[in-house]
RNA sequence: GAGUUUGAUCCUGGCUCAGGAUGAACGCUGGCGGCGUGCCUAACACAUGCAAGUCGAGCGGAGGGACUGAGAGCACUUGUGCUUUUGGAAACUUAGCGGCGGACGGGUGAGUAACACGUGAGCAAUCUGCCUUUUGCCGGGGAAUAACACUGGGAAACCAGUGCUAAUACCGCAUAAUAUCCAAGUACGGCAUCGUACAUGGAUCAAAGGAGCAAUCCAGCAAAAGAUGAGCUCGCGUCCGAUUAGGUAGUUGGUGAGGUAACGGCUCACCAAGCCCACGAUCGGUAGCCGGACUGAGAGGUUGAACGGCCACAUUGGGACUGAGACACGGCCCAGACUCCUACGGGAGGCAGCAGUGGGGAAUAUUGGGCAAUGGGGGAAACCCUGACCCAGCAACGCCGCGUGAAGGAUGAAGGCUUUCGGGUUGUAAACUUCUUUUAGCAGGGACGAAAAAAAUGACGGUACCUGCAGAAUAAGCUCCGGCUAACUACGUGCCAGCAGCCGCGGUAAUACGUAGGGAGCAAGCGUUAUCCGGAUUUACUGGGUGUAAAGGGCGCGUAGGCGGGACGACAAGUCAGGUGUGAAAUCUAUGGGCUCAACCCAUAAACUGCACUUGAAACUGUUGUUCUUGAGUGAUGGAGAGGCAAGUGGAAUUCCUAGUGUAGCGGUGAAAUGCGUAGAUAUUAGGAGGAACACCAGUGGCGAAGGCGACUUGCUGGACAUUAACUGACGCUAAGGCGCGAAAGCGUGGGGAGCAAACAGGAUUAGAUACCCUGGUAGUCCACGCCGUAAACGAUGAAUACUAGGUGUGGGGGGACUGACCCCCUCCGUGCCGGAGUUAACACAUUAAGUAUUCCACCUGGGGAGUACGGCCGCAAGGCUGAAACUCAAAGGAAUUGACGGGGGCCCGCACAAGCAGUGGAUUAUGUGGUUUAAUUCGAAGCAACGCGAAGAACCUUACCAGGGUUUGACAUCCAACUAACGAAGCAGAGAUGCAUUAGGUGCCCUUCGGGGAAAGUUGAGACAGGUGGUGCAUGGUUGUCGUCAGCUCGUGUCGUGAGAUGUUGGGUUAAGUCCCGCAACGAGCGCAACCCUUAUUGCUAGUUGCUACGCAAGAGCACUCUAGCGAGACUGCCGUUGACAAAACGGAGGAAGGUGGGGACGACGUCAAAUCAUCAUGCCCCUUAUAUCCUGGGCUACACACGUAAUACAAUGGCGUUAAACAGAGGGAAGCAAAGCAGCGAUGUGGAGCAAAUCCCUAAAAGGCGUCUCAGUUCGGAUCGCAGGCUGCAACUCGCCUGCGUGAAGUCGGAAUUGCUAGUAAUCGCGGAUCAGCAUGCCGCGGUGAAUACGUUCCCGGGCCUUGUACACACCGCCCGUCACACCAUGAGAGUCGGGAACACCCGAAGUCCGUAAUCUAACCGUAAGGAGGGCGCGGCCGAAGGUGGGUUUGAUAAUUGGGGUGAAGUCGUAACAAGGU
Repeated sequence: GAGUUUGAUCCUGGCUCAGGAUGAACGCUGGCGGCGUGCCUAACACAUGCAAGUCGAGCGGAGGGACUGAGAGCACUUGUGCUUUUGGAAACUUAGCGGCGGACGGGUGAGUAACACGUGAGCAAUCUGCCUUUUGCCGGGGAAUAACACUGGGAAACCAGUGCUAAUACCGCAUAAUAUCCAAGUACGGCAUCGUACAUGGAUCAAAGGAGCAAUCCAGCAAAAGAUGAGCUCGCGUCCGAUUAGGUAGUUGGUGAGGUAACGGCUCACCAAGCCCACGAUCGGUAGCCGGACUGAGAGGUUGAACGGCCACAUUGGGACUGAGACACGGCCCAGACUCCUACGGGAGGCAGCAGUGGGGAAUAUUGGGCAAUGGGGGAAACCCUGACCCAGCAACGCCGCGUGAAGGAUGAAGGCUUUCGGGUUGUAAACUUCUUUUAGCAGGGACGAAAAAAAUGACGGUACCUGCAGAAUAAGCUCCGGCUAACUACGUGCCAGCAGCCGCGGUAAUACGUAGGGAGCAAGCGUUAUCCGGAUUUACUGGGUGUAAAGGGCGCGUAGGCGGGACGACAAGUCAGGUGUGAAAUCUAUGGGCUCAACCCAUAAACUGCACUUGAAACUGUUGUUCUUGAGUGAUGGAGAGGCAAGUGGAAUUCCUAGUGUAGCGGUGAAAUGCGUAGAUAUUAGGAGGAACACCAGUGGCGAAGGCGACUUGCUGGACAUUAACUGACGCUAAGGCGCGAAAGCGUGGGGAGCAAACAGGAUUAGAUACCCUGGUAGUCCACGCCGUAAACGAUGAAUACUAGGUGUGGGGGGACUGACCCCCUCCGUGCCGGAGUUAACACAUUAAGUAUUCCACCUGGGGAGUACGGCCGCAAGGCUGAAACUCAAAGGAAUUGACGGGGGCCCGCACAAGCAGUGGAUUAUGUGGUUUAAUUCGAAGCAACGCGAAGAACCUUACCAGGGUUUGACAUCCAACUAACGAAGCAGAGAUGCAUUAGGUGCCCUUCGGGGAAAGUUGAGACAGGUGGUGCAUGGUUGUCGUCAGCUCGUGUCGUGAGAUGUUGGGUUAAGUCCCGCAACGAGCGCAACCCUUAUUGCUAGUUGCUACGCAAGAGCACUCUAGCGAGACUGCCGUUGACAAAACGGAGGAAGGUGGGGACGACGUCAAAUCAUCAUGCCCCUUAUAUCCUGGGCUACACACGUAAUACAAUGGCGUUAAACAGAGGGAAGCAAAGCAGCGAUGUGGAGCAAAUCCCUAAAAGGCGUCUCAGUUCGGAUCGCAGGCUGCAACUCGCCUGCGUGAAGUCGGAAUUGCUAGUAAUCGCGGAUCAGCAUGCCGCGGUGAAUACGUUCCCGGGCCUUGUACACACCGCCCGUCACACCAUGAGAGUCGGGAACACCCGAAGUCCGUAAUCUAACCGUAAGGAGGGCGCGGCCGAAGGUGGGUUUGAUAAUUGGGGUGAAGUCGUAACAAGGU
């Protein structure tokens, strides 16, 4: 920096990503070279080899035998050879004694939280082999002992005894001081004890020789000094936990002694009682420390592989010896565990050296070469040793470098992928042409590293490097492509398989899975995983917060601590400046240099921000001294107050008791009931008892630190405020721990108890009602004393101080002015509201700050788990305080915005209610739907907005369904080839499709060179394809419904807001209307409203046949009227009055055919419902292709226990029936048509055919109306159902049409709950026409006739609009969401216990060993004539003492029947707690 909480926004806040790094591992892949690196795990166990020896110039031996003396024998070539005996003996080798070195080098990180490490000081408290410098010395003796020989023991390891021998081995003696000690002294110095120097006397202490002809060299001793190394002490720094708060007995100090190289309780005896600790002791956990490394802008954070410094360790524990140095990795002793050998008696061993093996593990190499170099040990040296080291091998483990070719090359080849079929892309990529040869390969040459004058000496290595040769020849992969994040298409799959770092993809069109093509990135690597830092200002020193997001302690007093007013002086701890020392090297940085470059290496510089010392400065902080008064406090004088505690007093009310009056109810609720009452209640009057609380006053008024405090009086008492300025003189602020106070409820003891009232009981309510409501009612509420210690203990706002605009109330005090107790002005303290700057995420806060600053305290760091568990402390208990983790989620949250919603509020409208009229729901029938049935009962439509809907008309057809029978390039379209003109009746078979017939018949158009060709058509054939009412309306277009003819929905610019957004569009009026007016940070505009359109109502003009008629009729004539159809007029709140705001408008009136959009229609804003339709049509994708296509016959869509919707007809008298009169309409239709008159028939209808393509003819008769009769009945109502006989249409009326006549004559007597339509030419009622159609309407669409009732009004129901409010909703209340229970899984607490680990403690035993003691025993050097002594060894004893044993506690882990809660899980169960007044 980005992603992720939301519909969107801002903020808070977590999670995640992009970067760098690694001793890495894993997956896929792998050409070369250089430089590095390589058991992070089992400090697990180790076979085998090697890793520390060397010196013969310390010593005696042993071996060895060049050379040589003597003797003997043999051979002969007579002085030679060979053999042998006995001597001497150089070189060389070396077991042992002795010296030096095995304390270095190499490994590892177990332990260690410590003077271990780092840094800086100190040792006047120390040692130091080898090395360097200086001085001096090196005389003379002695006694042994390995080796060796012999004897013996043992399996071995090895041991014992006797005897011999040497030394640079060992021991005395001599000599000796600048050594050590003692004595007293002088001088100087310092740091307390003291140190240094000088001089005197006394005492004590040394030594070793070797080589060489020699010179000389190397050794030895003493002393002084240096260097190096080591030891000790101190300041500072060095992880986590307080759910570890007290620890300590040699502990702390002293005196004395011992011990040590040295100081020291290091050890011991005695004395004292100290010492450490909140600035974190002790305990527990973890850990080698550092230079450095990684990361980061830095500050920091993490880390301590490799290289370097220090420490610790060497199988575990203990111990000492030797030595200059060890308590010793490749030494010793003991104990434990383990392994090995064994003759069972006893022995041997220690890879955390280099290789290597097993094991563990995700994982880490060769049982290599060489001492050539560098370094180390020994030696006089040659030299020897050296798994240190130098090299090589293995490993892409890391860093760096190089290569896998370069240039040209378009018909943009082929192939692949894709496509809208045109193309695009792979792609100059390839092929092809020209060129180069790094690398790999072969051949030739060939180093530096090696060295003082020369020679010799190279593991690496015939390596690096150089030259030549051939040939593009030997060499590319991995990850990713939804966003973050560079890179997209196709196919497959179909919430499957899978992906995923976060958000999230996948349910049939997946750029997110898998594959392919293409692309992006990096490249001998690329990804993944793990870990660290970063991003994360997400622990905030740099650099955060706490009103509402996580977060102010409930409040006070006060300890430690932190911070602190004015003036003057001193000091110099902090601070600042200069200097000095140190801060190892390497690393990092800069510059330069060396490997062809780089990595790497070298040199120089800088740096190492630190520590210590020193010199100075004195502003600030600090310390100290003097002083001041403004902070703070005291005094004096005042007034205010529900401040506290105690005692007393009072009246009103409730309840109870007594008595009176009085009678049937009272009480309670939404409505009731339980309850009380005839044994007299309630009501009322009088008297009494008792407890609790104090109406009015009363006020965002007062007091108090908070909790809290309210009748009155008295007593005691705390605090604040004002005035004054007498006193003190910084005495202050804050406050971890600590102490105290602390509502209500609760607890203990004892009282008290009127009212109220948890629990409880009853009555209601309810699906239930362990609740809300009602009737009762106990703890409790009250008092005294004692606990508890928590609250939304809230201003959700810690305390203190200072500063920073105002306005306006109110409580208390003081002052000014005034004649004035008023009014007014000023001021201090308190308490509210409004508001500016500023702050804030916003809301808001705003001198009572959430502003600007300072000081101190408390607290926060994602949500859940959880304020839970465990532990501790407190409490009588309830419980409180402190307070985690595992696991789980990607959010949880704050403020504000727009919507939606509310059993929130306000305003308004609508046949929404109300007022009416007529209905539906009951009957029968028709019709549609569900259901059922069926071979099929084709499909769709589903609350309103499906259900007389698609269907404006299913007998066949339609038809999509079922059964059966056929066809397969197809019933239909295009292309190709061949043929033929096409076509094709009657008849036969068949249910028909179809087939035969087929030789019957028949023969078109254009051009023609008459041969033929062409167009169109048909038949046959092959394949491309046709076809599909098959799927998906949740892939779509188009069309439609609905909210709703509701008045709304938006935009531009401007303004406001961080922003989503707001404003405009809200407000006051008005309207049918976002209609109009006024106002207004808005001004305008668009889609809607309205108007424009059609129709209807009036009229003028024009025109007029088929219309009309004034002409007696016809013809004719005419166009006034009716009418027709064109163009106009007319209506606009225009006029008057009233109201209104001088507006818009409303009301009333006039005129007018019509009056306030005149009536009706068409017209439907932004959008909502994944609304309806793939079966009108079109269409993507999927599916079928001898079938899901197509043809035919028959059947079905018409079924029928049932349920619902919509209608028709009725139930009758406002009626039925009969009769009457050419009574009066409008709008339509008519040629495969409408059909008149006439005739036949009771009638349907038949016959007939005039007229009419229509203002002409026809359908066509309008019906309700009038008059008469019937007289309230299942009827002269009603007509269902059924029978018979007919008619019509049609190929055909059986399933399954309509009509007529005669007969039959069902239910039904006005319809339960519920519910529909309608406000005027409307409802109701009456008939007429049309579309579809061969025929078939009670349906639909139209037409006119007759023609009402009612509307007070907007409380309520439903729907809608606007404003406002709340919200945890946004899929938007059909929302969201809580808890128990049931099931599965996960982690965790408790748990009778069980099994381990750790650290201490007490006691027992007590190895090795140091130290101490010791005459039992042994004894070379010295003393002594001797006896013996001194000294020593062994033994024995003692203190200490590891391992081991016993014990009770402690701590930590594992595990456990059972049990507790928690988390997660797909649609489980029960309820409805919360979010709206969430329905209490």

This is a predicted structure of a 1480-nucleotide RNA (small-subunit ribosomal RNA) from an uncultured bacterium. Its Rfam family is "Bacterial small subunit ribosomal RNA". The coordinates come from a structure-prediction model, not an experiment, and the mean pLDDT is 84.